[in-house]
Context: one part of a larger RNA
RNA sequence: UGACGGGGGCCCGCACAAGCGGAGGAACAUGUGGUUUAAUUCGAUGAUACGCGAGGAACCUUACCCGGGCUUAAAUUAUAGGUGCAUAGAGUAGAGAUAUUCUUUUCUUCGGACUCCUAUAAAGGUGCUGCAUGGUUGUCGUCAGCUCGUGCCGUGAGGUGUCGGCUUAAGUGCCAUAACGAGCGCAACCCUUAUCAUUAGUUACUAACAGGUUAUGCUGAGGACUCUAGUGAGACUGCCGUCGUAAGAUGUGAGGAAGGUUGGGAUGACGUCAAAUCAGCACGGCCCUUACGUCCGGGGCUACACACGUGUUACAAUGGGGGGUACAGAGGGCAGCUACCUGGCGACAGGAUGCUAAUCUUUUAAAACCUCUCUCAGUUCGGAUUGAAGUCUGUAACUCGACUUCAUGAAGCUGGAUUCGCUAGUAAUCGCGCAUCAGCCAUGGCGCGGUGAAUACGUUCCCGGGCCUUGUACA
Numbered sequence: 001u002g003a004c005g006g007g008g009g010c011c012c013g014c015a016c017a018a019g020c021g022g023a024g025g026a027a028c029a030u031g032u033g034g035u036u037u038a039a040u041u042c043g044a045u046g047a048u049a050c051g052c053g054a055g056g057a058a059c060c061u062u063a064c065c066c067g068g069g070c071u072u073a074a075a076u077u078a079u080a081g082g083u084g085c086a087u088a089g090a091g092u093a094g095a096g097a098u099a100u101u102c103u104u105u106u107c108u109u110c111g112g113a114c115u116c117c118u119a120u121a122a123a124g125g126u127g128c129u130g131c132a133u134g135g136u137u138g139u140c141g142u143c144a145g146c147u148c149g150u151g152c153c154g155u156g157a158g159g160u161g162u163c164g165g166c167u168u169a170a171g172u173g174c175c176a177u178a179a180c181g182a183g184c185g186c187a188a189c190c191c192u193u194a195u196c197a198u199u200a201g202u203u204a205c206u207a208a209c210a211g212g213u214u215a216u217g218c219u220g221a222g223g224a225c226u227c228u229a230g231u232g233a234g235a236c237u238g239c240c241g242u243c244g245u246a247a248g249a250u251g252u253g254a255g256g257a258a259g260g261u262u263g264g265g266a267u268g269a270c271g272u273c274a275a276a277u278c279a280g281c282a283c284g285g286c287c288c289u290u291a292c293g294u295c296c297g298g299g300g301c302u303a304c305a306c307a308c309g310u311g312u313u314a315c316a317a318u319g320g321g322g323g324g325u326a327c328a329g330a331g332g333g334c335a336g337c338u339a340c341c342u343g344g345c346g347a348c349a350g351g352a353u354g355c356u357a358a359u360c361u362u363u364u365a366a367a368a369c370c371u372c373u374c375u376c377a378g379u380u381c382g383g384a385u386u387g388a389a390g391u392c393u394g395u396a397a398c399u400c401g402a403c404u405u406c407a408u409g410a411a412g413c414u415g416g417a418u419u420c421g422c423u424a425g426u427a428a429u430c431g432c433g434c435a436u437c438a439g440c441c442a443u444g445g446c447g448c449g450g451u452g453a454a455u456a457c458g459u460u461c462c463c464g465g466g467c468c469u470u471g472u473a474c475a
Stems, first nucleotide, its partner, number of pairs: 001475002003472003007469007015459002019422005026313008034304002042053002064299007076122007084114001088103006106113002124288002127286003133282002135277003138273001140271001145184006151160003164175003190265003195233007205222002209220003236259001239253001240251004315415001319374006331362003336355002340351004381412001386407007428451007
């Protein structure tokens, strides 16, 4: 100087407390361990692995296993030599890769171009090492810290500044002061949200005027409103009261759409964990080279006594079922989204139309509300599992897809010890969309809106963190 303490002081955080809803019990989905297997490819492992890499494993992907092939090789370049092919169509063998037969078959300025074959030099490797590395990332932590120049103190390591008092979300600021300044962080600048003004009105809008319809901004028209998207204003403890030297704190103060960081996002200091990644990519070294490279067919990554994590659906009456009726936002769309019509109980099929989109479409949002029924039961709860018949995608749904219809109708009556999330448009609950994608094992991920709470006395205790101080046989 640090680190540590079942030392002390001060302070903070959904850390506890106060509340609400979950997990842990059931079934299923998914990931992991283990076991099994020819193979169940590899990586990730307290917090910081386990719906993680994977934003989508039937083939492909694919790296694994079995089998069948190739060896300058899938691609590209150079040199030398040779050839006129390559391609396309048809056939045969084969699981296919591939091999083979027939037909077709170059251009030329004659220098060559192009293709193929042979040889040489380069290839190729998801093989090893993340403890050789770059780059990127997680975590402490959006915590308030980490340092420097000059000066001063100390023999020196170092200290001071950065300490003390008050204050703040903040090393934020004020005062004090052997320190005076400065940098990286904090904050602000950026995006978005809430209000207003202005500019501009098409594909958006419709108050007034006019036309028209069973009905609808449908049409003329308008530039008011909504909205769209540019510009600007606005919030700064600015004003008032109280407290305070000040910074600031406080008020059931004003004004204001918004009040004390308005809400949300992006933004992550010096560093820590030899943290993660050589399988995203790059790269040093080592290793393989008729194989650890590469092509193909099939299988596997989907196994299943079991254990754990994360989720979905439930156990019902604040509910289930039938009928009626209302209100979004944000996205996507041409190998696409599809109105409408017909057929089908339905998944869907056959026609047909608009839209490269504020124009057309996806698109009836669902909870909610009104009404009828069920009356506490393993039930009109719950839907696993299984049987049958189908639909669609795709060469192809056996291993191993999703969906539909009929039948079947399991466990489950609120879950032990323990444990998780959340402080407001939040939790809870309800649907909708997107990426990936032929299809989809999505209940996952990322967004969007609808309905919309309870509680916080407080900081004694648990956990984590910051500052000061103290002890130390630790570095």
Predicted 3D model of a 475-nucleotide part of an RNA (small-subunit ribosomal RNA, 3' major domain) from Bacteroidales bacterium F22.
It matches the Rfam family "Bacterial small subunit ribosomal RNA". Rfam links the family to the GO terms structural constituent of ribosome and ribosome.
Its mean pLDDT, the model's own confidence on a scale to 100, is 82.
The sequence was found in a public genome assembly.